Model confidence (mean pLDDT): 84 of 100. A computed fold for a 93-nucleotide RNA, annotated as SAM riboswitch aptamer (S box leader).

This record gives sequence, C1' cells and structure tokens, in this order.
RNA sequence: GCCUUAUCAAGAGCGGUGGAGGGAACGGCCCGAUGAAACCCGGCAACCUGUUUAUUCAAGGUGCCAAAUCCGGCGGCAAACGAAAGAUGAGGA
Repeated sequence: GCCUUAUCAAGAGCGGUGGAGGGAACGGCCCGAUGAAACCCGGCAACCUGUUUAUUCAAGGUGCCAAAUCCGGCGGCAAACGAAAGAUGAGGA
C1' cells in the first nucleotide's frame, strides 16, 4: 500500500520551547506575530488490552485536543439523506 468492519454533531490548556505557517488534496471559507507547524508537558476519549458477562475505572497500546470529517464536489429539482473520498481503531490476505 490492499481487503473487511465499527465510528466520525460530544469532549479536550489563558503552560513551556519554537518561530510561519496551518486546516489531507482541489475549489471555497477560515485559523495564525493577541504567535502557525513541530517538540515537551497537560488534557479528552474509551477502539484494543486490563480472564468471562453487565456496569464502572482509566494503568498499558493506539487515537484525538478551532469550525459537522469546517463546507462543497457524485446521486437527489431542492432539502433531508445517501454515496465517494478521507481519518482513527480492530481484524485479515
């Protein structure tokens, strides 16, 4: 990288370092020197583990911490909704 499957409207810092970028790509629209990315610390959550079932917890493995997956593109007159694409977990060839 590919396949299957579940979830994606909730939640998460007035910290330190750092210095201009970031929000997947494209089109928008936004965020950013009142300080982006990244790293550290902190936090959220509960997919897997934590013997089994239910409930809880949150120690371990991931993940996540602007805006619905920020919105749109395809189907649908349109809206709702769905698809595709994407993200994350678990499993598989």
The model forms 96% of the base pairs in the Rfam consensus.